[in-house]
């Protein structure tokens, strides 16, 4: 953020501040929350999209694997469910 390509029922939460709503919209439903959600910060983890690195496939590719630097993501509910509307969200990739 103009376009494009992948994923979106696995998986991983404590502590600290703030204080009313919170999980992209709208409708309905079912949740979550003054026993403190939501966010915001700190640390801890979880995963393997991306780059670097090891290992196996004799050697390159291609594939797997490890999860070790680093660069994001993520850490209630299936993107919370059901419809609409094709929307959103991460990654890569880039005018």
């Nucleotide at each position: 953020g103009a376009a494009c390509c992948a994923u979106c029922c696995c998986g991983a939460g404590c502590g600290g501040c703030u204080g009313a709503g919170a999980g992209a919209u709208c409708u309905g439903g079912a949740u979550c929350c003054g026993u403190g959600a939501c966010g915001c910060c700190g640390c801890a983890g979880c995963a393997a999209c991306c780059c670097g690195g090891g290992c196996c496939c004799c050697c390159a590719c291609c594939g797997g694997c490890c999860a070790c630097a680093g660069g994001u993501g993520c850490u209630a509910c299936u993107g919370c469910c059901a419809g609409a509307a094709g929307c959103g969200a991460u990654g890569g990739c880039g005018a």

Predicted 3D model of a 95-nucleotide RNA (SAM riboswitch aptamer (S box leader)) from Sinomonas notoginsengisoli. The coordinates come from a structure-prediction model, not an experiment, and the mean pLDDT is 84. Rfam family: SAM riboswitch aptamer (S box leader). Its family is annotated with regulation of gene expression in the Gene Ontology. Of the family's consensus pairs, 96% are formed in the model. The source organism's lineage runs through Bacteria, Bacillati, Actinomycetes, Micrococcales and Sinomonas. The sequence was found by an Rfam model in a public genome assembly.